RNAcentral holds the full RNA, with entries from SILVA. This is a predicted structure of a 349-nucleotide part of an RNA (small-subunit ribosomal RNA, central domain) from a metagenome. Its mean pLDDT, the model's own confidence on a scale to 100, is 85.
[in-house]
Context: one part of a larger RNA
RNA sequence: UUGGGCGUAAAGAGCGUUGAGGCGGCCCUGUAAGUUGGACGUGAAAGCUCCCGGCUCAACUGGGAGAGGUCGUUCAAUACUGCAAGGCUUGAGGGCAGCAGAGGGGGGUGGAAUUCCCGGUGUAGCGGUGAAAUGCGUAGAUAUCGGGAGGAACACCAGUGGCGAAGGCGGCCCCCUGGGCUGUUCCUGACGCUGAAGGCGAAAGCUAGGGGAGCAAACGGGAUUAGAAACCCCGGUAGUCCUAGCCGUAAACGAUGGAUACUGGGUGUAGUGGGUGAAAAAUCCCUCUGUGCCGAAGCUAACGCGUUAAGUAUCCCGCCCGGGGACUACGGUCGCAAGGCUAAAACUC
Numbered sequence: 001u002u003g004g005g006c007g008u009a010a011a012g013a014g015c016g017u018u019g020a021g022g023c024g025g026c027c028c029u030g031u032a033a034g035u036u037g038g039a040c041g042u043g044a045a046a047g048c049u050c051c052c053g054g055c056u057c058a059a060c061u062g063g064g065a066g067a068g069g070u071c072g073u074u075c076a077a078u079a080c081u082g083c084a085a086g087g088c089u090u091g092a093g094g095g096c097a098g099c100a101g102a103g104g105g106g107g108g109u110g111g112a113a114u115u116c117c118c119g120g121u122g123u124a125g126c127g128g129u130g131a132a133a134u135g136c137g138u139a140g141a142u143a144u145c146g147g148g149a150g151g152a153a154c155a156c157c158a159g160u161g162g163c164g165a166a167g168g169c170g171g172c173c174c175c176c177u178g179g180g181c182u183g184u185u186c187c188u189g190a191c192g193c194u195g196a197a198g199g200c201g202a203a204a205g206c207u208a209g210g211g212g213a214g215c216a217a218a219c220g221g222g223a224u225u226a227g228a229a230a231c232c233c234c235g236g237u238a239g240u241c242c243u244a245g246c247c248g249u250a251a252a253c254g255a256u257g258g259a260u261a262c263u264g265g266g267u268g269u270a271g272u273g274g275g276u277g278a279a280a281a282a283u284c285c286c287u288c289u290g291u292g293c294c295g296a297a298g299c300u301a302a303c304g305c306g307u308u309a310a311g312u313a314u315c316c317c318g319c320c321c322g323g324g325g326a327c328u329a330c331g332g333u334c335g336c337a338a339g340g341c342u343a344a345a346a347c348u349c
Base pairs, nucleotide, nucleotide: 003321004320005319006318007303008302012317014200015199021194022193023192025088026087027086029084030083031082033081034080035077036076037075038074039073040072041071042069048066049065050064051063052062053061054060091191092188093187094186095184096183097182098181099180103177104176105175106174107173108172109171110154115149116148117147118146119145120144121143125136126135162169163168205246206245207244208243209242210241214240215239219235220234221233222232257316258315259314260313261312262311265294266293267292268291269290270289271288273286274285275284298305299304322349323348324347331342332341333340334339
């Protein structure tokens, strides 16, 4: 490379938007590039297939016939693809009427709790553990009451609940703002799907300036232990928080790329709509969208998946090709750095 694959064996890019490219709904007309058929031309020799012959056979070799092309010219066909023109509404988008939501950004605000400070009461302990000790406390701690300061996080509600493309998002209020769902079938008329770069991207880390209650790498001390560079305890600095800018990684996981269509059901739950019911509801039935569980067929090495597919198919992208060496070296590129991305070989089993 072909081929076969990618939930767990190697393999789905962390995520989305978009350019080129690839692919693309229904009907009609034209064209005839692809496609199909015929004719003509050409397709050297050798080689290949068949027939006949020559070396005792064969290999080898001589003769004859045939096959052999993304080929050229020309005539014809028009199902499919392309191209050109016209039309359609079911794909897609929009309008109108509603709905749910921790979706995002900014500003404000609330209570509980921890810590610290001030004051009152009060006295000898408190704290911590398996047991202790370090530690705190007669300079009055712990406990308790009142007042104050400050930072961070939002108990209950809370739910295999909701929203978001992913990362992720949770007190309450206001402002700005994205997406989704349902109903209607009013408008556009294939406007679609996929898809580099640029963009977003937890935590930790970095730069500058703030902030710092609690927690807490490093570090100090006390224990444990043969030792204890740990687990446990007492302290504690970066950091955790904010603003601006970097970093660009993760078990970034559903370890499962996106889109469309099709293929028995059962049972929860969230948001609409329709019907039943009716004073209003509850109940029950149907429906669309999401989110779970169990399972027909089928698939799978098995586990399991199973209308939210890992089933049946089509289109586009990414990726894999024995283990180690190696998420490495070298080079390139990005970064302030840490390092990221791309990515071998010798050797070895």